[in-house]
Molecule: THF (Tetrahydrofolate) riboswitch aptamer
Organism: Clostridiales bacterium
C1' cells in the first nucleotide's frame, strides 16, 4: 500500500441486598452554561453535571413492617460497538 477486524460513553431487562422520597425529592420535558466520552487529539444530533421555566404522584399499619416512585446503587445478561485524523490486530 489493500482488505478485514477489535475496541467508547450510552440503552434495556433481571436479580441482589443497601439506600432515597412519599412533609414530594428524585425521575421525564424545554431552554441555557460547562464536563467526560473507543488506545491519542479534536468533536455532537448521543452521555453526563448545574441552573431556570412548566407538569406532576400512594400510601397504609398497634407494631414488626407492608405498599407506591416511569427513584439511587451494584452485579448479571443483552444491545449498541460514534465522526475526522493518528494508532493497535490479522491476511496478501
Nucleotide at each position: 500500500a489493500a482488505c478485514a477486524g477489535a475496541g467508547u460513553a450510552g440503552g434495556u431487562g433481571a436479580u441482589c441486598u443497601u439506600g432515597c422520597g412519599u412533609u414530594a425529592a428524585g425521575u421525564g420535558u424545554u431552554u441555557g452554561a460547562g464536563a467526560a466520552u473507543g488506545g491519542g487529539a479534536c468533536g455532537u444530533c448521543g452521555u453526563c453535571u448545574c441552573a431556570a421555566a412548566a407538569c406532576g404522584a400512594a400510601g397504609g399499619g398497634a407494631u414488626a413492617c407492608c405498599g407506591c416512585g416511569g427513584u439511587a446503587g451494584a452485579u448479571c445478561a443483552u444491545u449498541c460497538g460514534c465522526g475526522u485524523c493518528c494508532g493497535c490486530u490479522a491476511u496478501u